[in-house]
RNA sequence: GGACGACAAGGGCACACCUCGCGCGAGCGGGGGUCGCAAAGCCUACGGGGGUCGGCGCAGAGCCGACUCGGCCGGGUUGCCGAA
Numbered sequence: 001g002g003a004c005g006a007c008a009a010g011g012g013c014a015c016a017c018c019u020c021g022c023g024c025g026a027g028c029g030g031g032g033g034u035c036g037c038a039a040a041g042c043c044u045a046c047g048g049g050g051g052u053c054g055g056c057g058c059a060g061a062g063c064c065g066a067c068u069c070g071g072c073c074g075g076g077u078u079g080c081c082g083a084a
Base pairs, nucleotide, nucleotide: 004082005081012037013036017032018031019030020029021028022027035071041077042076043075046074047073048072049069050068051067052066053065054064055063056062
């Protein structure tokens, strides 16, 4: 230095829910709150998947466009500590 992740140490974030604000909506931001997380730090201008809105389709199946989710997965990237 890399891999790795402990009944280690110092810490960090913040699900649901409540509240205020924004958005047609999924959802986002602030405050409270702590289910969990060794990256639950960052990236969707890398791939996949879910969701929302609009259009097409007699209906349906489905198709197209825009939006959205990083705490959906893969991947990229940065980082604290140092046992086995």
Predicted 3D model of an 84-nucleotide RNA (c-di-GMP-I riboswitch aptamer) from uncultured Pyrinomonas sp. The coordinates come from a structure-prediction model, not an experiment, and the mean pLDDT is 88. The source organism's lineage runs through Bacteria, Pseudomonadati, Blastocatellia, Blastocatellales and Pyrinomonas. Of the family's consensus pairs, 95% are formed in the model.